[in-house]
RNA sequence: UCCGUUGGACAGGCGACCGCGUCCGGGUUCACCCGGCCGAGGAAAGUCCGAACACGACAGGACACGGUGGUGGGCAACACCCACCGGCCUCGCGCAGGCCAGGGACAGUGCCACAGAAAACAGACCGCCUCCGCCUCCGGGCGGCGGCAAGGGUGAAAAGGUGCGGUAAGAGCGCACCGCCCGACCGGUGACGGUCGGGGCACGGCAAACCCCACCGCGUGCAAGCGCAAGCAGCCUCGCCCGUCCGGCCUCGCCGGCGGGCCCCCGCGGUCCGCGGGGCAAGGGCGGGUCGCGUGCUGGAGGCCGUCGGCGACGGCGGCCCGAGAGAAAUGGUCGCCACGGCCCUCAAGGGCCGAACAGGAUUCGGCUUACGUCCAACCGCGUGG
Numbered sequence: 001u002c003c004g005u006u007g008g009a010c011a012g013g014c015g016a017c018c019g020c021g022u023c024c025g026g027g028u029u030c031a032c033c034c035g036g037c038c039g040a041g042g043a044a045a046g047u048c049c050g051a052a053c054a055c056g057a058c059a060g061g062a063c064a065c066g067g068u069g070g071u072g073g074g075c076a077a078c079a080c081c082c083a084c085c086g087g088c089c090u091c092g093c094g095c096a097g098g099c100c101a102g103g104g105a106c107a108g109u110g111c112c113a114c115a116g117a118a119a120a121c122a123g124a125c126c127g128c129c130u131c132c133g134c135c136u137c138c139g140g141g142c143g144g145c146g147g148c149a150a151g152g153g154u155g156a157a158a159a160g161g162u163g164c165g166g167u168a169a170g171a172g173c174g175c176a177c178c179g180c181c182c183g184a185c186c187g188g189u190g191a192c193g194g195u196c197g198g199g200g201c202a203c204g205g206c207a208a209a210c211c212c213c214a215c216c217g218c219g220u221g222c223a224a225g226c227g228c229a230a231g232c233a234g235c236c237u238c239g240c241c242c243g244u245c246c247g248g249c250c251u252c253g254c255c256g257g258c259g260g261g262c263c264c265c266c267g268c269g270g271u272c273c274g275c276g277g278g279g280c281a282a283g284g285g286c287g288g289g290u291c292g293c294g295u296g297c298u299g300g301a302g303g304c305c306g307u308c309g310g311c312g313a314c315g316g317c318g319g320c321c322c323g324a325g326a327g328a329a330a331u332g333g334u335c336g337c338c339a340c341g342g343c344c345c346u347c348a349a350g351g352g353c354c355g356a357a358c359a360g361g362a363u364u365c366g367g368c369u370u371a372c373g374u375c376c377a378a379c380c381g382c383g384u385g386g
Stems, first nucleotide, its partner, number of pairs: 002381001004379007012338007020039002023036005041358001045369002048367005053221004060273004065217005070084005085102001086100004103212002108210002110206003125152002127148003131144005160178006179201001180199008225295004234286004239262005245257005263279006302321008340355006
């Protein structure tokens, strides 16, 4: 210099003219006119998480199902954010930077193709060694019983690693260091780290395989819901028993109400428990009417500034501000100046030219992910120079 990765900032401001929209004020013949304030985003996208709010519902327990997965903190909450721990990459080490669905493989089941002797209570292809036998050109060759898993090979992975000793040859067989396991002490809120001591020196990997463990989770959603106005057209669908209760009557019985029990129906995501509503419409089936208006609908877990606390995410305190609220869905065009960025002339000042991408609300908010132009910073790498 270039490429890549990660993170951040901005995405314009002012004025004029014309043209839109809600609201406010005025005029008016209520068609409309004049004036005024205001009028899209960092992602408004995806609909992936979490909520607020509403209804089921007055609310619960369990199973199933789903989600998360180091520790501590932040937050209304979260699968988000911050810090730290551990592992990995890069680097000679460290720092720095980046990545990690980071609990459990002795609860169980399952998989590890091909290659390889052998892929988990797992082997002996090439080989090494003692002994025995045969052959010999005396260098050695072949075979058998036995010993080995240290060397080589295969593989993503092969009975801890390196070195020394020892052995017929070898092997944690022994020793040193590392690694692993156990214990004690110290530091830390904790994950974890350090020191010391001891020890069998080891029954691989995959859970982003099923699974186990821990924690969390009700459902549906603004087309939720609430209210008003208007309008039509209703039909079908057997409850029973008890009561020292009340009332009526045609008076010992009947009818109605009330209470209780049984049974039945509906609702609470699926199931059970439990709870609620109803028993002449709650509910179910068929049919008819209304798809209008208002509200929800923008003052919020809100924004900005200052200050204090905190490594930080963030929090406390004080002050100021109110910046679309549409309802088939509005905000655009032109000109000028300035700002930002790039290029050229230039020592500079200055001048000239050029340029903004991705893209637009619909209950709201906190995140994540994706799209994208310009610039800045850090880091990795290639090349070059000192």
The RNA shown here (Bacterial RNase P class A) has 386 nucleotides and comes from a bacterium. It matches the Rfam family "Bacterial RNase P class A". Rfam classes the family as a ribozyme.